Overview: c-di-GMP-I riboswitch aptamer, 88 nucleotides, folded computationally. The model forms 95% of the base pairs in the Rfam consensus. The sequence was found by an Rfam model in a public genome assembly. Its mean pLDDT, the model's own confidence on a scale to 100, is 83. Rfam family: c-di-GMP-I riboswitch aptamer. Rfam's curators write: GEMM was predicted in a large-scale screen for bacterial structured RNA regulatory elements.
RNA sequence: AAUAAUGUUUGGCAAACCUGUGGAAACGCAGGGACGCAAAGUCAAAGGGUCUAACCCGCCGAAGGCGGUAUGGCAGCCGAUUGCCGUU
Repeated sequence: AAUAAUGUUUGGCAAACCUGUGGAAACGCAGGGACGCAAAGUCAAAGGGUCUAACCCGCCGAAGGCGGUAUGGCAGCCGAUUGCCGUU
């Protein structure tokens, strides 16, 4: 120095929930808050999975309802990719 395994924690991130805000929704952002996390860093334009269904399409229809669909989301589902410190 490379590769693999592993984890002490100065320190780092932050689930549910609450408040504000954006959004049709899923969900995002900010503040509070900690269930957890050794990649809970990055990637939704590798791929799979999953959530939503505004627009659109179909059916019924008075209002409206039902079904389908991602071009909208989720990286704290699998995955891809990059990387710090200590130990072996």